[in-house]
Formats: sequence, C1' cells, structure tokens
RNA sequence: UCUCCGAAAAGGCAAACCCGAGGAAACGAGGGGGCGCAAAGCAACGGGUCUAAGUCGGUCGCCAGAAGCGGCUGAUAGGACAGCCGGGUUGCCGAA
Repeated sequence: UCUCCGAAAAGGCAAACCCGAGGAAACGAGGGGGCGCAAAGCAACGGGUCUAAGUCGGUCGCCAGAAGCGGCUGAUAGGACAGCCGGGUUGCCGAA
C1' cells in the first nucleotide's frame, strides 16, 4: 500500500410512528422521531415484492344498438421499493 475483515474514536445515515409538497395508487421531496446500519452511499441490470392510472378482456346497467357511456371485476409496468436478495459502482476510519 492492496484485499479480506470490523475493535475503538470522530463524524454520517435513519425503521416504525406523526405531519406532509407531489402522485390514481404503490410510494414519497421535506420536517419531527430513532429501530437499527460499515456502504442503511449511488444506480432498477437479474430475481423478488407492491401498485394498476392507462391499455386489453369478462360481466351488469343505460341505450334502438354489438356503437357509446357508466358500475363491478380479471390480466398487465412505461410506475414504485436499493432498509428483500444477487450483481455493478464510488467511498471514511484502522485495533485484532
């Protein structure tokens, strides 16, 4: 010095919960909070999970109508989660 590793110190981040710009929702900028975290920094590439506005379908209603509109419902990610896992990438400190 590098890799693995994770004692100490300094500093850092911030789960649940509450408020909440924004969003159809999932989620969430930001504020409070503090369960935890050595990558709990960054980034949706693979898997996974969440949501379903739009789209496609089913069904029912309105209607002269198979068109159109509406209710209910199934599928679907271009949406979301990095504090679910893997991989990628950057990085502080230095006892054993």
About this RNA:
A computed fold for a 96-nucleotide RNA from an Armatimonadota bacterium, annotated as c-di-GMP-I riboswitch aptamer. Rfam family: c-di-GMP-I riboswitch aptamer. Its family is annotated with cyclic-di-GMP binding in the Gene Ontology. The coordinates come from a structure-prediction model, not an experiment, and the mean pLDDT is 88. Lineage of the source: Bacteria > Bacillati > Armatimonadota.